[in-house]
This record gives sequence, C1' cells and structure tokens, in this order.
RNA sequence: GGGCCCGUGGCCUAGUCAGGAUAGGGCAUCGGCCUCCUAAGCCGAGGGUCAGGGGUUCAAUUCCCCUCGGGCCCGCCA
Repeated sequence: GGGCCCGUGGCCUAGUCAGGAUAGGGCAUCGGCCUCCUAAGCCGAGGGUCAGGGGUUCAAUUCCCCUCGGGCCCGCCA
C1' cells in the first nucleotide's frame, strides 16, 4: 500500500443478508420478596447519540459513501 470482517447500555451479545411503530436477551447495578444473616431463587426498576458524519427513502441499527477505532490476510522495503 491492497483486500476482508467487526463496532449496539458498565460487560457480553441478538436483530443487518431481505429497511417498517416505543432496539430484544444474559451478566452486573438498584429496590422488594424469601432467609436468623448471607448466598441462591423469585418479582420489579433504571441504564442505549446502535462508533462519528453525509447520502438514498414516506421511513435507516439495517442500504450506499467518507472518516475513526479494532482484528485477520496478502504485498513492498529492510
């Protein structure tokens, strides 16, 4: 330098191919129940610029372009 993949709450991740209302789940956190207490279990709650910007569209997490970050492969120099 070239190619491919990925980026979604504090952490891990589904949804993207094939666009459709308020983005789903697990862990963690907080509150409650239970318990002598804790853990486990059960119930509930809060928490998201869907990496950033632009474009297409009635409508974008999803499609297109650019940028940023991460990973893998190939090439060049030494």